RNA sequence: GCCGUGCGCUUGUCGAAUCCCGUCCGCGGGAACCGGGGAACCACCACCCUGGGGUGAAUCGGCUCUGCUCCGGCAGAACCGUAGGAGACCUUCCUGCUCCGAACCCGUCAGCUAACCCGGUAGACGAGAAGGAAGGAAAGG
Numbered sequence: 001g002c003c004g005u006g007c008g009c010u011u012g013u014c015g016a017a018u019c020c021c022g023u024c025c026g027c028g029g030g031a032a033c034c035g036g037g038g039a040a041c042c043a044c045c046a047c048c049c050u051g052g053g054g055u056g057a058a059u060c061g062g063c064u065c066u067g068c069u070c071c072g073g074c075a076g077a078a079c080c081g082u083a084g085g086a087g088a089c090c091u092u093c094c095u096g097c098u099c100c101g102a103a104c105c106c107g108u109c110a111g112c113u114a115a116c117c118c119g120g121u122a123g124a125c126g127a128g129a130a131g132g133a134a135g136g137a138a139a140g141g
Base pairs, nucleotide, nucleotide: 010127011126012125013124014123018031019030020029021028022027032121033120034119035118036117037116042111051109052106053105054104055103060081061080062079064077065076066075067074068073084100085099086098087097089136090135091134092133093132094131095130
C1' cells in the first nucleotide's frame, strides 16, 4: 500500500413496520401507518377441464438441460429477456447509470362495499451515494 473479516460512532436504503404511556419486565394500552373480512347500488352470471383467493414491484415469455410421463405434456434448474419496482433533503418532470423482478400465507371460501368486525408494526442491507429544471423544506447569515 492492497484485499478480506469483526466491532463502534455517524448517516442512510427497501419495507406499513414508528412514536407515546404504563408495567408484576411476562407484557398491557393508545396514537399513527398498513392489511383483511363485510350491505345497498353496480358488476359477474350456462356446461366441461384446470379449485379459488390474499400480502408484495416481483408478472409474463424464450431457449437449453435434468427427472417423470397416459407421449398430450408436467416439474425443477441455469441463462436471456419482460409487465412492474428501487436508488442520499422532499415532491414532480427530463436524461443517464446501477440494481430488484422474490418469498410466503388462507384452506374449498371471500367481486365492489357504508356501518361494523378482525389483524400487523417484522426482517434484511449500504458507506460518496449521477446530472438538469420547477416548487418547497432545513441550515447559515
The RNA shown here (c-di-AMP riboswitch aptamer (ydaO/yuaA leader)) has 141 nucleotides and comes from Actinacidiphila soli. The sequence was found by an Rfam model in a public genome assembly. Rfam family: c-di-AMP riboswitch aptamer (ydaO/yuaA leader). Gene Ontology terms of the family: cyclic-di-AMP binding and regulation of gene expression. The coordinates come from a structure-prediction model, not an experiment, and the mean pLDDT is 79.